[in-house]
Context: one part of a larger RNA
């Protein structure tokens, strides 16, 4: 490069949103750039085929011919693609009504529990384990009550439930903001998909400034254990976990399955609609799940939510170490991250 590939063997960018670009519904007309056919010009010689021929064959060599698959002029064709031009509605938006849900920001408001403090009752012991120290308590602890304060997370509901692009979102309630999704087919008339570069949003941890700090808790001491124990358990405990504004920009960021469109038996559960009078059958749509059948697949397994048939665009792989490392560039306050080899080895 052909070509083969990306659950789990190497391979799907963490999610969207978009610039270029690529590729694009139906129906007519009109062009001829792409396409396609013919015809003339040209494509040097030599090489490469092929016929003959000449050195004793042969290499070589002469000599006819074919080819040179290509430009360029022309004449035509008109299906497909492109380009204009009318026009359509089923793709896509948009109106209308209706409902939905832990979607998003921001305020406020609850109760339990926890934890400290006061005060009371109470008096030797609590706490902790496998057993034990260590720690706390006659300066009155646990333990029971009352009051007050703080700060963090919301028990049941709760569910193979929901909604979010993904990260993720769970006490009540206000206010702003956002979205699928149903029915009507009212309106617009291909406005669509995808996206290299770009941008935005991105969990925990971490960093930076300035709060807060109840439990929890790396580090860190201190008791045990062990042969030793820089550990598992235990008592203590800083950071940090919370908040606000800034960075970071990475995770098994998983469904280890990129977006979109089309198509392919059933069955059963369940969420929001819709129709119906009615969970009585059975319908429809748009999701969340189980089971299977063609088909796939190396197998486990997938199977209308494909890993099936196909299309159209990105992204990414090509033994295994060496390596996500070294330079070097961008980016960052640093942690560092993105891009990223090679010798050399088996």
């Nucleotide at each position: 490069u052909u070509g083969g590939g990306u659950u789990u063997a190497a391979a799907g960018g963490g999610u969207c949103c978009g610039u270029a670009g690529g590729c694009g519904g139906g129906a007519a007309a009109a062009u001829a750039a792409g396409u396609c056919a013919g015809u003339g010009g040209u494509g040097a010689a030599a090489u490469c085929c092929u016929g003959c021929a000449g050195c004793u064959c042969a290499a070589c060599u002469g000599u006819a011919g074919a080819a040179c698959u290509g430009c360029c002029a022309u004449u035509g064709a008109a299906a497909c693609u492109g380009u204009u031009u009318u026009u359509c509605u089923u793709g896509a938006g948009u109106a209308u009504a209706g409902a939905u849900g832990a979607a998003g920001u921001g305020g406020g408001c609850g109760g339990a529990a926890u934890g400290u403090g006061u005060c009371a009752u109470g008096u030797a012991g609590c706490g902790g384990u496998g057993a034990a120290a260590u720690g706390c308590a006659u300066a009155g602890a646990u333990a029971u009550g009352a009051c007050a304060c703080a700060g963090a997370a919301c028990a049941c509901c709760g569910a193979u439930u929901g909604c979010g692009a993904a990260g993720g979102c769970a006490g009540c309630u206000c206010a702003c903001u956002a979205a699928a999704c149903u029915a009507u087919u009212a309106c617009u008339g291909a406005c669509g998909c995808u996206g290299a570069g770009g941008g935005a949003c991105g969990a925990a941890a971490g960093c930076g400034u300035g709060g807060g700090g109840a439990g929890c808790g790396a580090a860190c001491a201190g008791g045990a254990u062990u042969a030793g124990a820089u550990a598992c358990c235990c008592u203590g405990g800083u950071a940090g976990u919370c908040c606000a504004c800034g960075c970071c920009g990475u995770a098994a960021a998983c469904g280890a399955u990129c977006a979109u469109c089309a198509c392919u038996c059933g069955c059963u559960g369940u969420u929001g609609g819709c129709g119906a009078u009615a969970c009585a059958c059975a319908g429809u749509c748009a999701g969340c799940g189980g089971c299977c059948a063609a088909g796939c697949g190396a197998a486990a397994g997938c199977a209308u939510u494909a890993a099936g048939u196909g299309a159209u665009g990105c992204a990414c792989c090509u033994g295994g170490g060496g390596a996500g490392u070294a330079c070097g560039g961008u980016c960052g306050c640093a942690a560092g991250a993105u891009u990223g080899a090679a010798a050399c080895u088996c």
Molecule: small-subunit ribosomal RNA, central domain
Organism: uncultured prokaryote